[in-house]
RNA sequence: GGAGUCGGCCGGGCGGUCGCGGCUCCGCCGGUUCACCGGCGGGAUCGAGGAAAGUCCGGCCUCCACAGGGCAGGGUGCUGGUUAACGGCCAGUCGGGGCGACCCGCAGGAAAGUGCCACAGAGAACAGACCGCCACACACCUCGUGUGUGGCAAGGGUGCAACGGUGCGGUAAGAGCGCACCAGCGGCCGGGUGACCGGUCGGCUCGGCAAACCCCACCCGGAGCAAGGUCAAGUAGGGGACGUACCGCCGCCCACGGCUCGCCGUGAACGGCGCGGAGGCUGGCCCGGCCGAGCCCCCUGGUGGACCGCACGAGACCGGCGGCAACGCCGGCCCCAGAUGGAUGACCGCCACCACCGGCCAACCCGGUGGCUACAGAAGCCGGCUUACACGCCGACUCCCACU
Numbered sequence: 001g002g003a004g005u006c007g008g009c010c011g012g013g014c015g016g017u018c019g020c021g022g023c024u025c026c027g028c029c030g031g032u033u034c035a036c037c038g039g040c041g042g043g044a045u046c047g048a049g050g051a052a053a054g055u056c057c058g059g060c061c062u063c064c065a066c067a068g069g070g071c072a073g074g075g076u077g078c079u080g081g082u083u084a085a086c087g088g089c090c091a092g093u094c095g096g097g098g099c100g101a102c103c104c105g106c107a108g109g110a111a112a113g114u115g116c117c118a119c120a121g122a123g124a125a126c127a128g129a130c131c132g133c134c135a136c137a138c139a140c141c142u143c144g145u146g147u148g149u150g151g152c153a154a155g156g157g158u159g160c161a162a163c164g165g166u167g168c169g170g171u172a173a174g175a176g177c178g179c180a181c182c183a184g185c186g187g188c189c190g191g192g193u194g195a196c197c198g199g200u201c202g203g204c205u206c207g208g209c210a211a212a213c214c215c216c217a218c219c220c221g222g223a224g225c226a227a228g229g230u231c232a233a234g235u236a237g238g239g240g241a242c243g244u245a246c247c248g249c250c251g252c253c254c255a256c257g258g259c260u261c262g263c264c265g266u267g268a269a270c271g272g273c274g275c276g277g278a279g280g281c282u283g284g285c286c287c288g289g290c291c292g293a294g295c296c297c298c299c300u301g302g303u304g305g306a307c308c309g310c311a312c313g314a315g316a317c318c319g320g321c322g323g324c325a326a327c328g329c330c331g332g333c334c335c336c337a338g339a340u341g342g343a344u345g346a347c348c349g350c351c352a353c354c355a356c357c358g359g360c361c362a363a364c365c366c367g368g369u370g371g372c373u374a375c376a377g378a379a380g381c382c383g384g385c386u387u388a389c390a391c392g393c394c395g396a397c398u399c400c401c402a403c404u
Stems, first nucleotide, its partner, number of pairs: 001400009012351007020047003024043008049375001053386002056384005061224004073220005078092005093107001094105004108215002113213002115209003130156002132152009164182006183205001185202007228308004237299004242294001247274005254267006279291004315334001317332006353371007
């Protein structure tokens, strides 16, 4: 100098003007004074994220269900640790990839049982002989070829996979038939908490698929903040108190009774007037005036609405200690959004950053112009995972080349 691997950080800064939401204080106005509520104005203070996102996994919390145990169903699946919990994370083991730093792994059991292994191929699980190799016999144009019988599986061929691999010996040709090494299986010894690793011995050899059923171990009740709870207009239901009506006079009409036969008496309904009248209006109170048949209280349930849940928490930051680490413990310090048609924005100046142009060809530097930015945006909270992301920054490590 080039090429790469891993881990972490940032997510523009300062100032000004205007605007929005929460909380608090003050002033004014309105709801009959106070209390309380609402509106307006002002002061102080706080106001998104590393992913607030996807809602994939786990938990807190809430309601419902539930004696205990089992079945069914679902999930997880190398080992050890971590945690409130997890399918997360950390450390390791094994397998695979890379020269390497490092990366990837849906990684239990196929000797409990059942099932499957397409196409190709002779044969796909108590395997099999197409080409081929060898021996013998016979026939023929004696080298040789063909046929039959027997032996074989080394070589070719098919396939993801062909009943261990390589080599030497052996043999008519061959074969774990024998031997050495390797792979695998089993026993023993040693190391490790363990997955597993190392050594040694043995008989020589046993297909794959469980993301097929299944077996084994462990875990799992359901629904979700529109959970759930409190207050409670209006309306509806139940109960109670008060008032109107029920009183007086007149009119009309009907019924009954009496008689001098068109009058009298009594009674009910209707209409008018009067008295009485809860309550309401008249800007507050009293008087006065007007309207006037309903009005008030209690209980149950709960609609509109309001409030709680809901912002102090497995909390953030700093330091120390234990641990390889994830993580844990201790001390200090801080309070850090809470909307409900849903606030957190806009503009200007300076700086920073990027691109272009010019000042010397380039670098540094200076000036000018432009961009002013990505992904995105709380809605009960927390721990993870995954996905998206402009301009950038830091640390550790690997390989190659050159020079000293």